Group I catalytic intron, 196 nucleotides, folded computationally. Model confidence (mean pLDDT): 78 of 100. It matches the Rfam family "Group I catalytic intron". About the family: Group I catalytic introns are large self-splicing ribozymes. The literature on the family includes a 1996 paper in Science by Cate et al., "Crystal structure of a group I ribozyme domain: principles of RNA packing". Its family is annotated with Group I intron splicing in the Gene Ontology. Rfam 15.1 lists 5,602 matches to the family in 1,395 species. Of the family's consensus pairs, 93% are formed in the model.

RNA sequence: CACCCUUGGUAACGACAUUGCCUCUCCCGCGGGAAACCGCGGGAUGAAAACCGCUCAAAUUCGGGGAAAGCUGAAAUGCCGAUCCCGAGCCAAGUCCGAAAGCCCCAAGGGUCUGACGGAACGGUGUAGAGACUAGACGGGCGGCACCCUCCUCCCCGCGGGAAAGGGUGAAGGGAUAGUCCAGACCACAAACGCA
Numbered sequence: 001c002a003c004c005c006u007u008g009g010u011a012a013c014g015a016c017a018u019u020g021c022c023u024c025u026c027c028c029g030c031g032g033g034a035a036a037c038c039g040c041g042g043g044a045u046g047a048a049a050a051c052c053g054c055u056c057a058a059a060u061u062c063g064g065g066g067a068a069a070g071c072u073g074a075a076a077u078g079c080c081g082a083u084c085c086c087g088a089g090c091c092a093a094g095u096c097c098g099a100a101a102g103c104c105c106c107a108a109g110g111g112u113c114u115g116a117c118g119g120a121a122c123g124g125u126g127u128a129g130a131g132a133c134u135a136g137a138c139g140g141g142c143g144g145c146a147c148c149c150u151c152c153u154c155c156c157c158g159c160g161g162g163a164a165a166g167g168g169u170g171a172a173g174g175g176a177u178a179g180u181c182c183a184g185a186c187c188a189c190a191a192a193c194g195c196a
Base pairs, nucleotide, nucleotide: 008022009021010020011019023047024046025044026043027042028041029040030039031038032037051144052143053142054141055140056139061088062087063086064085065084066083070079071078089125090124091123095120096119097118098117101114102113104111105110129182131181132180133179134178135177145170146169147168148167149166150165153163154162155161156160
C1' cells in the first nucleotide's frame, strides 16, 4: 500500500465463532400511571437505532453475603469466576439546613450580598489482571436540543388545533474506560500440596 473478515457490552491478552451473564429491540402476561411511558416475569433463528455544550476529579479504607458458564469429580459444600449486593468509615463540584466573620446600606432595631465551619440528601468510594499514576466520559452537577403525552389553566372555538406548564423518552459498559507503568497467564522442565 492492497485485499479479506468482523464489530451492542462483558468473561486480561486484535476481533470473530461457541457458551454464560447483562443491555436494547420484538412478542406474551401481570402491576403502576389520565396518557406518553415505567417496573417485574417469560420467550425469540433479532443487534437497525440509541443527542449537544459547560463544569467536577475528591474519597480511593476496614469488613461481610450471593453467583451463571467452565474445570475436576461418583457427587459438589472443591477450583475458577463474568458479575449482583450489604455494614462501618470516608468524599470533588452542585443542592438543602444551621452558621463564626466580612463588605455595603440604614441608622443605633435591622437589611442585602459573600461565607470559614458543622450537618443532611442524592450520588460515589468499597468493586482492576495484585496494584501505582494521568486524563476524560458511558459517571456526578448545571444548561440546552429533538421527539412523545395531556389530569389542570388559557385561547381559537362545536369532532379538532394552539399556548403555557408539567410528565416521559434519547441502552448497557468505568468490578479501571482511554492511556503510561507494573504484575501475571499462555509454552518447556522440576518440586510441594490436592481426588482434580